[in-house]
Context: one part of a larger RNA
RNA sequence: GGAUAAACGCUGGCGGCGUGCUUCAGGCAUGCAAGUCGAACGGACACUUCGGUGUCAGUGGCGGACGGGUGAGUAACACGUAAGCAACCUGCCCAGAAGUGGGGAAUAACUAGCCGAAAGGUUGGCUAAUACCGCAUGUGAUGGCUCUCCUCUGGGAGAACCAUGAAAGGCACUUGUGUCGCUUUUGGAGGGGCUUGCGGUCGAUUAGCUAGUUGGUGGGGUAAUGGCCUACCAAGGCGACGAUCGAUAGCUGGUCUGAGAGGACGGUCAGCCACACGGGGACUGAGAUACGGCCCCGACUCCUACGGGAGGCAGCAGCUAGGAAUCUUGGGAAUGGGCGAAAGCCUGACCCAGCAACGCCGCGUGAAUGAUGAAGGCCUUAGGGUCGUAAAGUUCUUUUGCCAAGAGGGUGACCUCUUGGAGAAUAAGCACCGGCUAACUCUGUGCCAGCAGCAGCGGUAAUACAGAGGGUGCAAGCAUUGUCC
Numbered sequence: 001g002g003a004u005a006a007a008c009g010c011u012g013g014c015g016g017c018g019u020g021c022u023u024c025a026g027g028c029a030u031g032c033a034a035g036u037c038g039a040a041c042g043g044a045c046a047c048u049u050c051g052g053u054g055u056c057a058g059u060g061g062c063g064g065a066c067g068g069g070u071g072a073g074u075a076a077c078a079c080g081u082a083a084g085c086a087a088c089c090u091g092c093c094c095a096g097a098a099g100u101g102g103g104g105a106a107u108a109a110c111u112a113g114c115c116g117a118a119a120g121g122u123u124g125g126c127u128a129a130u131a132c133c134g135c136a137u138g139u140g141a142u143g144g145c146u147c148u149c150c151u152c153u154g155g156g157a158g159a160a161c162c163a164u165g166a167a168a169g170g171c172a173c174u175u176g177u178g179u180c181g182c183u184u185u186u187g188g189a190g191g192g193g194c195u196u197g198c199g200g201u202c203g204a205u206u207a208g209c210u211a212g213u214u215g216g217u218g219g220g221g222u223a224a225u226g227g228c229c230u231a232c233c234a235a236g237g238c239g240a241c242g243a244u245c246g247a248u249a250g251c252u253g254g255u256c257u258g259a260g261a262g263g264a265c266g267g268u269c270a271g272c273c274a275c276a277c278g279g280g281g282a283c284u285g286a287g288a289u290a291c292g293g294c295c296c297c298g299a300c301u302c303c304u305a306c307g308g309g310a311g312g313c314a315g316c317a318g319c320u321a322g323g324a325a326u327c328u329u330g331g332g333a334a335u336g337g338g339c340g341a342a343a344g345c346c347u348g349a350c351c352c353a354g355c356a357a358c359g360c361c362g363c364g365u366g367a368a369u370g371a372u373g374a375a376g377g378c379c380u381u382a383g384g385g386u387c388g389u390a391a392a393g394u395u396c397u398u399u400u401g402c403c404a405a406g407a408g409g410g411u412g413a414c415c416u417c418u419u420g421g422a423g424a425a426u427a428a429g430c431a432c433c434g435g436c437u438a439a440c441u442c443u444g445u446g447c448c449a450g451c452a453g454c455a456g457c458g459g460u461a462a463u464a465c466a467g468a469g470g471g472u473g474c475a476a477g478c479a480u481u482g483u484c485c
Base pairs, nucleotide, nucleotide: 001485002484003483004482006481007480009478010477013363014362015361016360017359018358019356020355021322026320027319028318030317031316032315035062036061037060040059041058043056044055045054046053047052069275070274071273079199080198081197082196083195084194085193088192089191090190093188094187095186096185097184098183099182100181101135103133104132110125111124112123113122114121115120141164142163143162144161146159147158148157149156150155169180170179171178172177173176201247202246203245208238209237210236213235214234215233216232217231218230219229220228250272251271252270253269254265255264256263257262277298278297279296280295281294300311301310302309303308328353330352331350335349336347337346338345339344366396367395368394369393376387377386378385379384402421403420404419405418406417407416408415409414429474430473431472432471433470435454436453440469441468442467443466444465450457451456
C1' cells in the first nucleotide's frame, strides 16, 4: 500500500447492488417450513332444478431420499483430476416390441361394546378398490443343459430342449373409439454404486505397527467386486520415499495479495462429502446420513388422575445464553419443485419488501457575482497580516428531500415514471500538523498533567502534553484495533 463475513470511537443526507452469529454442533416459548389426488375405493355429511354438485376422516397411489440448514466429525479414494467396471443398480421421463383373460379371501372407515386422566388401546359384526392372493397365457426375459461363431475375468450373437415367474383398472363421449394408466421386455437420457494412478497440513521431544492382520480355498452376503462376513490352510502385510501415534482441518471451483514465482484463506455463489439432541439399529422403498419417519439406550425439557405419556429450530422468523459482534415472529404474484387429466392446492425453496454506512459504486449538501477587503476571532515589530470572495448583499437554479395531481410496468408482492408548487431551502464530519509524513503559531502546564507506531517529547519561551486560531489529508465518512499478503 492492498484486503476484510469485521468490531470499537466520533459523525451521519439520498439512491443502486451486494452482505449480515466468525463465539455455545448450547438450550429453545409461539407460528409457519410437505403435501396432493374424489378421474383408484367404500362411506359420512351438506345442498339439490332429483340430473347431480360440494366438503370431509379413512383405505389406496405418488411425493415426504428433492428442495432448505450446518461444518461437529473426517488426513479418508472424503475431495480434485485422470482412467476402469467382461463386477453393477436406476422410480418418474423418451423411443421400440408384446400383452392387459378369468377367479378368490380379507380389512380400515362404519357399527355395537369395553379399558384409559391422557396418549391411545382392545373385542365382536358389516363392506370396497388401481390394496392383497391363487389360476391361465408367455412375445420377450431369467435359469439349466447341448451346440456354433465372435470375443476373453461373470461379454455378445444364434439354434434346439426343459424349467420359472405378469398385469388394474379409471374417465369422456358419438358404444367402440379416445385418453390416462397397468404388466413383461429392449434401448436411451439423466442419476447413482464400486475399483485404481496421481495431487493437496504439522510434529521423529511419535520408530516400529498389524491377528481378520496379509494371502489362498470352500461357503455366505450384496445390485455388484472384495476379509465385506465365516470355516479351514499358509505366515504373511506396512514402515526413514516417514508406517503407527498425536495435533489440526470438511475438500474443490475459487477469494485476497503479489510483476511473477509464491504466500494466506475456503464467508457469500456453485460442485462434492459428512451430520440432524448424544450413541446404536434396522424397516419401507427405484433410491435412506431417512433434519420436520420408526425402534432401543442415554442426558435434558414438558404434561400427569403417579398408573403412564410427549418432545428434538445445524429449516424461516423469533427467544435465551455466550460474545467485541451479526437483522423482520414481513409477502404469496412470478420462477422452480411435489401431486393432479385439468382447474388448482401446497411450497419460510423463492421473489420482493423491512432493519444495519457492514462493503462497493453513484449523487447531493448549491451556482454566478460580490472589497468599505465589513463585523468578529487569532497573530502582531501596533504599521499591519490572516480567516477571506469567505460572509452579508444581488441575480439564478431545484438534484435530493417536502407537498399535490396523474400515469406506466408487473396476472402480482411491489416497483418506477411524469407534471405542477413552495423553498437555498432538509444535509459535514473525522483524523492529523517535531522526524519518518502533507500541514505552525499563541496561550496554559512545568519530568506534573499527559503523549507515544519507532526512536522519543514534557524538569519556565514545548511547532511532540492541553486549549485556541490557522493549516494539511480524506470525506458521508474518518480514525483506531484485530487478521492476511
This is a predicted structure of a 485-nucleotide part of an RNA (small-subunit ribosomal RNA, 5' domain) from an uncultured bacterium. The full RNA is in RNAcentral, with records from ENA, Greengenes and SILVA.